[in-house]
Context: one part of a larger RNA
Molecule: large-subunit ribosomal RNA, domain VI
Organism: Actinomycetota bacterium
RNA sequence: CGCAGGAGUCUUGAGGAAACCUGUCCCUAGUACGAGAGGACCGGGACGGACGAACCUCUGGUGUGCCAGUUGUCCUGCCAAGGGCACGGCUGGUUAGCUACGUUCGGAAGGGAUAACCGCUGAAAGCAUCUAAGCGGGAAGCCCGUUCCAAGAUAAGGACUCCCACAGGGUUAACCUGGUAAGGACCCCAGUAGAUGACUGGGUUGAUAGGCCGGAAGUGGAAGUGCAGUAAUGCAUGCAGCUGACCGGUACUAAUAGUCCGAGG
Numbered sequence: 001c002g003c004a005g006g007a008g009u010c011u012u013g014a015g016g017a018a019a020c021c022u023g024u025c026c027c028u029a030g031u032a033c034g035a036g037a038g039g040a041c042c043g044g045g046a047c048g049g050a051c052g053a054a055c056c057u058c059u060g061g062u063g064u065g066c067c068a069g070u071u072g073u074c075c076u077g078c079c080a081a082g083g084g085c086a087c088g089g090c091u092g093g094u095u096a097g098c099u100a101c102g103u104u105c106g107g108a109a110g111g112g113a114u115a116a117c118c119g120c121u122g123a124a125a126g127c128a129u130c131u132a133a134g135c136g137g138g139a140a141g142c143c144c145g146u147u148c149c150a151a152g153a154u155a156a157g158g159a160c161u162c163c164c165a166c167a168g169g170g171u172u173a174a175c176c177u178g179g180u181a182a183g184g185a186c187c188c189c190a191g192u193a194g195a196u197g198a199c200u201g202g203g204u205u206g207a208u209a210g211g212c213c214g215g216a217a218g219u220g221g222a223a224g225u226g227c228a229g230u231a232a233u234g235c236a237u238g239c240a241g242c243u244g245a246c247c248g249g250u251a252c253u254a255a256u257a258g259u260c261c262g263a264g265g
Stems, first nucleotide, its partner, number of pairs: 001152001005163007015149004021049007033038001051106005059100004066093005071086006110144003117137004166178004183261004187203005208254003211250005217243003224237005
């Protein structure tokens, strides 16, 4: 821009894409078959490999503004307690998130038309012949069936709902201009989204983010004080203190105020 008014929500599916794998063992059954050795079709079940998707409950990884320990040095006047730097100084753990080495699931079943091939009926050719007329069976392959995209599918589809009117110009016709409606956008707070756009949630009639409060979870027993010990240190106060992303609550802070676009025979 189009989809012959303008919008919001939900859809149909022409078409396209993806997927399509396979092993071992057990039962049937040591049966059919076979002198024996050996050893099935059909049918049913269990467990795997590789591949793929989703997810983070578990097990691990990471987790640079979480917690603790600790070395050297500088600083906060000193003690104590802390801060900076040294790869995040090093070390031990670790929430959320992201992940695999983790978990769950998938390939199907079924239907249709067939290939090689196997048949029925059957002439040409009194026989024979699956074929010439006609009718069956038959594959991981083909078409459906499964998942995803999808009406620019210009053949531009469908359903429901909302707005339906005004002014000026004009050869009163096409058309042009203006303010509006439903609605949308700008702007702002954010993230289940993300390079930017886009998408999703929210914008005071508000829990969208921050803060604060409570909880979860992590670390692992804070500082100060008291007690014991010459001291290092230990014990008590006290499952303490501290805490990023997680869960819930609460208008304290910020989403204020506003602007623009936008409808016909």